[in-house]
Predicted 3D model of a 72-nucleotide RNA (transfer RNA) from an Anaerolineae bacterium. Rfam family: tRNA. It is annotated as a transfer RNA.

């Protein structure tokens, strides 16, 4: 310097253009000799940034920024 791909909860990930969710972590309960295992519950999000399309955007176009992989 071209190409691809990824970026979403504290971690790992999902999510037909039309409710942002699971698993583990966190917190409150419950179970019992007590921990842990287990159950129940219940808080946690500027969907990396800025723009653009659209009745509507995590989603689809741009550009940008990181990280990963390739090619020379």
């Nucleotide at each position: 310097u071209c190409c691809c791909g990824a970026a979403u909860a504290g971690c790992u990930c999902a999510a037909c253009g039309g409710c942002a969710g699971a698993g583990c972590g966190g917190c409150c309960g419950g179970c019992u000799g007590u921990u842990a295992a287990c159950c129940g519950g219940u808080a946690g999000g500027u969907u990396g940034u800025a723009g653009g399309u659209u009745c509507g955007a995590a989603u689809c176009c741009u550009a940008c920024u990181u990280c990963g992989g390739g090619a020379g």

The sequence is in RNAcentral, with records from ENA.